[in-house]
Context: one part of a larger RNA
RNA sequence: UUGCAGUUAAAAAGCUCGUAGUCGAAUUUUGGGCUUGGCUGAAGGGUCUGCCUCACGGUACGCACUCUUCUGGUCGGGCCUUUCCUUCUGGCGAACCACGGUGCUCUUCACUGAGUGCCGUGGGGAACCAGGACUUUUACUUUGAAAAAAUUAGAGUGUUUAAAGCAAGCCUACGCUUGAAUACAUUAGCAUGGAAUAAUAGAAUAGGACCCUGGUUCUAUUUUGUUGGUUUCUGGAACUGGAGUAAUGAUUAAUAGGGAUAGUUGGGGGCAUUAGUAUUUAAUUGUCAGAGGUGAAAUUCUUGGAUUUAUGAAAGACUAACUUCUGCGAAAGCAUUUGCCAAGGAUGUUUUCAUUGAUCAAGAACGAAAGUUAGGGGAUCGAAGACGAUCAGAUACCGUCGUAGUCUUAACCAUAAACUAUGCCAGCUCCGGAUCGGCCGGCGUUAAUUUACGACCCGGUCGGCACGGUGUGAGAAAUCAAAGCUUUUGGGUUCUGGGGGGAGUAUGGUCGCAAGGCUGAAACUU
Numbered sequence: 001u002u003g004c005a006g007u008u009a010a011a012a013a014g015c016u017c018g019u020a021g022u023c024g025a026a027u028u029u030u031g032g033g034c035u036u037g038g039c040u041g042a043a044g045g046g047u048c049u050g051c052c053u054c055a056c057g058g059u060a061c062g063c064a065c066u067c068u069u070c071u072g073g074u075c076g077g078g079c080c081u082u083u084c085c086u087u088c089u090g091g092c093g094a095a096c097c098a099c100g101g102u103g104c105u106c107u108u109c110a111c112u113g114a115g116u117g118c119c120g121u122g123g124g125g126a127a128c129c130a131g132g133a134c135u136u137u138u139a140c141u142u143u144g145a146a147a148a149a150a151u152u153a154g155a156g157u158g159u160u161u162a163a164a165g166c167a168a169g170c171c172u173a174c175g176c177u178u179g180a181a182u183a184c185a186u187u188a189g190c191a192u193g194g195a196a197u198a199a200u201a202g203a204a205u206a207g208g209a210c211c212c213u214g215g216u217u218c219u220a221u222u223u224u225g226u227u228g229g230u231u232u233c234u235g236g237a238a239c240u241g242g243a244g245u246a247a248u249g250a251u252u253a254a255u256a257g258g259g260a261u262a263g264u265u266g267g268g269g270g271c272a273u274u275a276g277u278a279u280u281u282a283a284u285u286g287u288c289a290g291a292g293g294u295g296a297a298a299u300u301c302u303u304g305g306a307u308u309u310a311u312g313a314a315a316g317a318c319u320a321a322c323u324u325c326u327g328c329g330a331a332a333g334c335a336u337u338u339g340c341c342a343a344g345g346a347u348g349u350u351u352u353c354a355u356u357g358a359u360c361a362a363g364a365a366c367g368a369a370a371g372u373u374a375g376g377g378g379a380u381c382g383a384a385g386a387c388g389a390u391c392a393g394a395u396a397c398c399g400u401c402g403u404a405g406u407c408u409u410a411a412c413c414a415u416a417a418a419c420u421a422u423g424c425c426a427g428c429u430c431c432g433g434a435u436c437g438g439c440c441g442g443c444g445u446u447a448a449u450u451u452a453c454g455a456c457c458c459g460g461u462c463g464g465c466a467c468g469g470u471g472u473g474a475g476a477a478a479u480c481a482a483a484g485c486u487u488u489u490g491g492g493u494u495c496u497g498g499g500g501g502g503a504g505u506a507u508g509g510u511c512g513c514a515a516g517g518c519u520g521a522a523a524c525u526u
Base pairs, nucleotide, nucleotide: 004497005496006495007478008477012494014366016364017363021359022358023357025252026251031081032080033079034078035077036076037075038074039073040072041070042069043068044067045066046065047064048062049060050059051058052057086133087132088131089130090129091128096123097122098121099120100119101118102117103116104115105114106113137199138198139197140194141193143191144190152183153182156166157165168177169176170175209245210244212242213241214240215239216238217237218236219235220234256356257353258352259351261348262347264345265344269341270340271339272338275319276318279315280314281313283311284310286308290301291300327334328333371412372411373410374409375408376407381405385401386400387399388398423493424492425491427485428484430469431468432467435464436463437462438461439460440459441458442457444456445455446454473480474479499526500525501524508519509518510517511516
């Protein structure tokens, strides 16, 4: 591993990319015919034997011998269907075929014909020996050799039984006869048959295969009576020219993936621009004694006119209602107008490439809020703090102020109940109506004249966010069309968990300015 679990009990990294790793669509020889051998089955005979028989015949089919048939079974071998089985040089010339000669047996009118033996000539190889030249490479599986004993399983054996042991049995105790088996033994290595499955390589700028034929260079064995020289022939090697042969050589186009293209679509992102009211403040203005605030109060502000009314102004934030079980984005997240910039999804397509893919240690980008550093800005709200209340107390809840912060720029930080507490990719399994985006089709309605794009309406179809019902199914249940297709357990791949605490602590490492993050125990306790 077979064979756990991960919504809520421990456990899916916040999210995406991504290298190593792991896994990865279909497709190329299948089918048919002929023939032959082994083992085996069925059916039908014949011979021999036994039994019952006067006999016809029947029976046992007797591990007796033998023949035939089978569109019986099974395991092989050979040949042909476009189908290399590695090839070459020698040796062995084994079967087999043809011809000639010559015996024997049968036959014929007849060396006529059939069978068989011997000799010679010619053709003819894989049954194996040696030597070259070459060969796509593995995984997998079969068989064999090899693999210490003891152990294990197991054969034999009356240790009196048994656990054991490797002994023992028989006889006239002279001697004789046997045992001390066998199996298993997984990885690696060796030999061997198979060729399904899974990889791998080949011919696309033909520098491709085979065959024929030139040329150039190098080389050196034998034979020419001997020795030496030169050249040729011949054998081998390398390079190169020209013809010829061939079905000459490119698999599909995955409800895999990438790209192109068309009209779209969205509160996706960035930059600029623009709007809206509210809040607060200051100014001016009208009136006037209270205003705030609360459960009730008080702190607080007020004839130096608070609160309130009106008028315009400034500032910084925010983007109500419309706003939805709606949209977009990898997530975090995203909502005033307009413009610019690049990007994305889905859809349509008789477009293109052709495995380019899936998931991912290491590594990388982004990552709410809070926090940190340096600027800017500071309307609101508001940790800390100060008061007023409440209270047994209140370092809180309520109220009045209020610093950091909240906003923005440039850099850090890298965590959240970052939640759907549910990894990603692929397939299958129920019904239904809405809705968003695209596309296709169709009676009609609408613009107060018509046409055409639109907008409605009705179907279909891909792709989304969800929902209702049901339960084949699953689950401890709640519940779940996924949390189903799981003891009928294996689609691919990554991460994580193993009782509660101690503890996300200590220590070490690393990252960070810091706060802290990532990694991460044990003793002890229960």
Source information: A computed fold for a 526-nucleotide part of an RNA from Monoblepharella sp. JEL485, annotated as small-subunit ribosomal RNA, central domain. It matches the Rfam family "Eukaryotic small subunit ribosomal RNA". For this family Rfam cites "Crystal structure of the ribosome at 5.5 A resolution" (Yusupov et al., Science, 2001). Rfam 15.1 lists 75,755 matches to the family in 2,556 species. The coordinates come from a structure-prediction model, not an experiment, and the mean pLDDT is 81. The source organism's lineage runs through Eukaryota, chytridiomyceta, Monoblepharidales, Monoblepharidaceae and Monoblepharella.